Predicted 3D model of a 526-nucleotide part of an RNA (small-subunit ribosomal RNA, central domain) from Nematoplana coelogynoporoides. Its Rfam family is "Eukaryotic small subunit ribosomal RNA". The family has 90 seed sequences and 75,755 matches in Rfam 15.1. Its mean pLDDT, the model's own confidence on a scale to 100, is 80. The full RNA is in RNAcentral, with records from ENA and SILVA. NCBI's taxonomy places the organism under Eukaryota, Eumetazoa, Proseriata, Unguiphora, Nematoplana.
Context: one part of a larger RNA
RNA sequence: UUGCAGUUAAAAAGCUCGUAGUUGGAUCUGAGGAUUGGUGCGGAGGGUCCACCUUGGUGUGACUUUUCGUCCUGCCUACAUAGCCGUGGAUGCAUUGGGUGCUCUUCAGUGAGUGCUCUUUGUGCCCGGCACGUUUACUUUGAAAAAAUUAGAGUGCUUAAAGCAGGCAUUGUGCUUGAAUAGUGUUGCAUGGAAUAAUGGAAUAGGACUUCGGUUCUAUUUUGUUGGUUUUCGGAUCCGAAGUAAUGAUUAACAGAGACAGACGGGGGCAUUUGUAUGGCGGUGUUAGAGGUGAAAUUCUUGGAUCGCCGCCAGACAAACUACUGCGAAAGCAUUUGCCAAGAAUGUUUUCAUUAAUCAAGAACGAAAGUCAGAGGUUCGAAGACGAUCAGAUACCGUCCUAGUUCUGACCAUAAACGAUGCCGACUGACAAUCCGUGGCGGUUGCUUGAACGACCUCGCGGGCAGUCUCCGGGAAACCUAAGUCUUUGGGUUCCGGGGGAAGUAUGGUUGCAAAGCUGAAACUU
Numbered sequence: 001u002u003g004c005a006g007u008u009a010a011a012a013a014g015c016u017c018g019u020a021g022u023u024g025g026a027u028c029u030g031a032g033g034a035u036u037g038g039u040g041c042g043g044a045g046g047g048u049c050c051a052c053c054u055u056g057g058u059g060u061g062a063c064u065u066u067u068c069g070u071c072c073u074g075c076c077u078a079c080a081u082a083g084c085c086g087u088g089g090a091u092g093c094a095u096u097g098g099g100u101g102c103u104c105u106u107c108a109g110u111g112a113g114u115g116c117u118c119u120u121u122g123u124g125c126c127c128g129g130c131a132c133g134u135u136u137a138c139u140u141u142g143a144a145a146a147a148a149u150u151a152g153a154g155u156g157c158u159u160a161a162a163g164c165a166g167g168c169a170u171u172g173u174g175c176u177u178g179a180a181u182a183g184u185g186u187u188g189c190a191u192g193g194a195a196u197a198a199u200g201g202a203a204u205a206g207g208a209c210u211u212c213g214g215u216u217c218u219a220u221u222u223u224g225u226u227g228g229u230u231u232u233c234g235g236a237u238c239c240g241a242a243g244u245a246a247u248g249a250u251u252a253a254c255a256g257a258g259a260c261a262g263a264c265g266g267g268g269g270c271a272u273u274u275g276u277a278u279g280g281c282g283g284u285g286u287u288a289g290a291g292g293u294g295a296a297a298u299u300c301u302u303g304g305a306u307c308g309c310c311g312c313c314a315g316a317c318a319a320a321c322u323a324c325u326g327c328g329a330a331a332g333c334a335u336u337u338g339c340c341a342a343g344a345a346u347g348u349u350u351u352c353a354u355u356a357a358u359c360a361a362g363a364a365c366g367a368a369a370g371u372c373a374g375a376g377g378u379u380c381g382a383a384g385a386c387g388a389u390c391a392g393a394u395a396c397c398g399u400c401c402u403a404g405u406u407c408u409g410a411c412c413a414u415a416a417a418c419g420a421u422g423c424c425g426a427c428u429g430a431c432a433a434u435c436c437g438u439g440g441c442g443g444u445u446g447c448u449u450g451a452a453c454g455a456c457c458u459c460g461c462g463g464g465c466a467g468u469c470u471c472c473g474g475g476a477a478a479c480c481u482a483a484g485u486c487u488u489u490g491g492g493u494u495c496c497g498g499g500g501g502a503a504g505u506a507u508g509g510u511u512g513c514a515a516a517g518c519u520g521a522a523a524c525u526u
Stems, first nucleotide, its partner, number of pairs: 004497001006495001007478002012494001014365001016363002021358003026250001031077003037072002040070010050059004083130004088126002092123003097118008135198003138193002141190002150182002154164002166176003208244007216236003255355001256352003260347002264343001268340004274318002278314008289300002326333002370411006380404001384400004422493003426485002429469003434464007442457005473480002499526003508519004
């Protein structure tokens, strides 16, 4: 590993990219012959018995036999091989030339057949060596692997733990059996197999095979001998030409990527624009209260508050429309318009052809709070100060208000960052809606005058966010169409958990301006 879990009990990194790693779609060789066996199967024909009607037929029957087809099993052949070498070995077949038997034949060693033996040539068989034929994993068999130990066979140590002994005689001296076997992972060696999984070959042919021509190098043997030169032949290298061939590119994955098309979306960035509310200010009107609360008070107010009306300014925010709707990797995203690049889905008789999936290391983004530097400060508002309440109130309620809240630039990297549910792939129910794209038949309606183009109704297809029902199945249940296809346990891949506390603490490392983040124990306790 086989063989645990991860919604809620301990537990899936916030999200995406991504290297190493792991895993990875389908596809390429059989054939021929004689036929052995099979209470195998199917069809046709015959025989014996039996049943029925009975001239003789029918068979739904049981047994047996012949033949044909098919299935399983067994046999033979080509299969896969070839190249070179050897005073190599046994010789099988064919063939050339002798020698010699036998049977026939001829006038005749004349001819035919068949043996034995020597020999020539060709073709096969076996053995050894060299050169190589894609390479491995996997599996088979074998060799090799100390014994004791272990498992285990045999055996009356009296039994047993043991031991490797022993047993039988005709008992004058003998005969005879043992002391097995298994196991010894992995790796290494040899060997048969070729399914499965990798890997390689011919695409700018520098490809295979055959023949021919040439370039360069080189060694023997033979030309009576020795020496020199040259050629032929032999070996090696390189180049060229011609020929041979079915000459050589698998398919186009409900894998992926790219291109194209028209849409779509509160996806992103930059600019632009709008809306009311709030606060402040100016003008103006009226007035004694206004705020606020459970009730009050702190607070504002004839220096005119609050409340009206007319204006101006500022910074926030984006109501209703707004939904079990959309988009985005997540965080997140909602006034108008323009520009910029991006994107899923759909459509496609488009292109490429495995390019893919998941991912240590590494990287991008990452609410709110917080930090630094600017800008801006309407509202709200940690801290703080008051007023209340209360036994107390350092709170809840009220009045003020600093940091902050907003924008820009830089950090930080965490959340109940939740679907508390990793990602990719396949399969397994029904139904009605909805969003996006798309394809139909026919209607209704708008622009009216028909098309065409919109909107709606209707039927499909693909892809989303969700919903309802359920005896698929699961689950401790709640519940779940995944949390199913799990003791009938294996699709691929990553992360992570192992009683509660101490503790996400200490220490070390690293990141950060800091706050802190990441990594991360133990003693002890229960």